[in-house]
RNA sequence: GACGGAUCACCGCUCAAUCGCCAUUCGUGGCGAGCCGGGGACCCGAGUAGUCGGGGUGAAGCCGUGGAACCUCGCGGCCGGGCGCGCUUCCCGUCCGAACCCGUCAGCUAACCCGGUCGGCGGAUGAGGGAAGAAAG
Numbered sequence: 001g002a003c004g005g006a007u008c009a010c011c012g013c014u015c016a017a018u019c020g021c022c023a024u025u026c027g028u029g030g031c032g033a034g035c036c037g038g039g040g041a042c043c044c045g046a047g048u049a050g051u052c053g054g055g056g057u058g059a060a061g062c063c064g065u066g067g068a069a070c071c072u073c074g075c076g077g078c079c080g081g082g083c084g085c086g087c088u089u090c091c092c093g094u095c096c097g098a099a100c101c102c103g104u105c106a107g108c109u110a111a112c113c114c115g116g117u118c119g120g121c122g123g124a125u126g127a128g129g130g131a132a133g134a135a136a137g
Base pairs, nucleotide, nucleotide: 010123011122012121013120014119018033019032020031021030022029023028034117035116036115037114038113039112044107053105054102055101056100057099061078062077063076064075065074066073079097080096081095082094083093084092
């Protein structure tokens, strides 16, 4: 010096996931604000049955196609989301399109009721301009 790893602080990204207070046997427990989610009338919508049920969080979905079929597999199209740049639009660049939950049950929904506030990652690279020097002829 290079490469890789660990810890602390700070900065930044995703997410609702932040902040404050009290207590503590220091493991953590509790309360509040903010943010987020679910249930829940009239009206409106909606027949019932189906078990092949139905529904929720989330950007994470639809169509076509391949293989006997299916799929958490591939391909194509449409569509959706994050980051960067940026006049908050667009363009452009770059990535993501998962996972989990309820348990036969829930449309919307005022009052009202219930819950969550985790986790995961990154921090020497990118772009542009200019100058100097060596060798040969």
The RNA shown here (c-di-AMP riboswitch aptamer (ydaO/yuaA leader)) has 137 nucleotides and comes from Paractinoplanes ovalisporus. Lineage of the source: Bacteria > Bacillati > Actinomycetota > Micromonosporales > Paractinoplanes. The coordinates come from a structure-prediction model, not an experiment, and the mean pLDDT is 79. Rfam family: c-di-AMP riboswitch aptamer (ydaO/yuaA leader). From the family's description: This family represents a conserved RNA structure found upstream of the ydaO and yuaA genes in Bacillus subtilis and related genes in other bacteria.